Predicted 3D model of an 84-nucleotide RNA (SAM riboswitch aptamer (S box leader)) from Cyanobacteria bacterium UBA3301. The organism belongs to Cyanobacteriota, within Bacteria. The coordinates come from a structure-prediction model, not an experiment, and the mean pLDDT is 83. Its Rfam family is "SAM riboswitch aptamer (S box leader)". Gene Ontology term of the family: regulation of gene expression. The model forms 89% of the base pairs in the Rfam consensus.
[in-house]
RNA sequence: UACCUAUAAAGAGUGUACGAGGGACAAGCCCGUUGACUACACAGCAACCUAUUAAAUUAGGUGCUAAAGCUUGAAUGAUAGGUG
Numbered sequence: 001u002a003c004c005u006a007u008a009a010a011g012a013g014u015g016u017a018c019g020a021g022g023g024a025c026a027a028g029c030c031c032g033u034u035g036a037c038u039a040c041a042c043a044g045c046a047a048c049c050u051a052u053u054a055a056a057u058u059a060g061g062u063g064c065u066a067a068a069g070c071u072u073g074a075a076u077g078a079u080a081g082g083u084g
Stems, first nucleotide, its partner, number of pairs: 001084007013042005021031003025073004043065003048061004069076001
């Protein structure tokens, strides 16, 4: 980077640093100097993969913690596992 499979209306946030944009894209709507986004620390949710196990979520690799993937749309994004 291309392809395949699965998932998504449930669930789970505080602190510190930074300082203006952010929610993938378009339209809408929303969040944000009462500090968003991002990074880090700690905490939590979840259960795709691995180990162990009778089961379990016990340990590890990820992931996630505003709003139904925020809504609608499309030639669509994301995450996990796999193949080349």